[in-house]
RNA sequence: CCAUCGAAAAGGCAAACUCUCCCGAAAGGGGAGGACGCAAAGUCUCCGGCCUAAAGCCUGCGGGCCAUGGCAGCGGGAUUCCCGAA
Numbered sequence: 001c002c003a004u005c006g007a008a009a010a011g012g013c014a015a016a017c018u019c020u021c022c023c024g025a026a027a028g029g030g031g032a033g034g035a036c037g038c039a040a041a042g043u044c045u046c047c048g049g050c051c052u053a054a055a056g057c058c059u060g061c062g063g064g065c066c067a068u069g070g071c072a073g074c075g076g077g078a079u080u081c082c083c084g085a086a
Base pairs, nucleotide, nucleotide: 005084006083012038013037017033018032019031020030022029023028036073042079043078044077046076047075048074049071050070051069056065057064058063
């Protein structure tokens, strides 16, 4: 120095929930508060999975199908990175 690994230390992020504005049909996203937790809970939809269904199609008008929309805190993968005990 690198890989594996995750003790300690310094820090980091921020679930549910509350408020609010904006975007959105919705899922969801943004801001403020708040911490459930997280060694990548930093970043990226390439693969699987999950959520939504506007438009479109079908309809017995009750609804049904569907991603081009989302979830990176659902896994896999890629990539960058702080520290350095066993």
c-di-GMP-I riboswitch aptamer from a Deltaproteobacteria bacterium, 86 nucleotides, folded computationally. It was read from a public genome assembly, where an Rfam model found it. Its mean pLDDT, the model's own confidence on a scale to 100, is 87.